Predicted 3D model of a 102-nucleotide RNA (Glycine riboswitch aptamer) from a Bacillota bacterium.
Rfam family: Glycine riboswitch aptamer. Its family is annotated with glycine biosynthetic process in the Gene Ontology.
The model forms 90% of the base pairs in the Rfam consensus.
The sequence was found by an Rfam model in a public genome assembly.
NCBI's taxonomy places the organism under Bacteria, Bacillati, Bacillota.
Its mean pLDDT, the model's own confidence on a scale to 100, is 79.
RNA sequence: AUGAACCUUGUGGGAGAGUUCCGGUUUUCGGACGCCGAAGGAGAAACCCUGCGCCUGGCGGAUGCGGGGGAAACUCUCAGGCUUCAGUACCAUCGGGGGACG
Numbered sequence: 001a002u003g004a005a006c007c008u009u010g011u012g013g014g015a016g017a018g019u020u021c022c023g024g025u026u027u028u029c030g031g032a033c034g035c036c037g038a039a040g041g042a043g044a045a046a047c048c049c050u051g052c053g054c055c056u057g058g059c060g061g062a063u064g065c066g067g068g069g070g071a072a073a074c075u076c077u078c079a080g081g082c083u084u085c086a087g088u089a090c091c092a093u094c095g096g097g098g099g100a101c102g
Stems, first nucleotide, its partner, number of pairs: 006097003010093004018033001020032004034082003040078001041076003047069006054061002
């Protein structure tokens, strides 16, 4: 001096599912039933490691049982959400932090 990953404020985009019934109400809401999945959370496949048992003179080997690691936009629906508004994972971008590589 260049300045990646990553983190973050803001900005733009950003879905899904009943405003169905009852009660109440200025807004907000509560209950029942029915639903959604993209705040968050949880689950685990292939594969990898390992212990025991089995075979082998040994190196090792396939299989059985067990333990650990192991992804998502998949699955669950705890949480959250289901008029509008707001919000949302994710994408882009200005700025800030950061400091890899050369």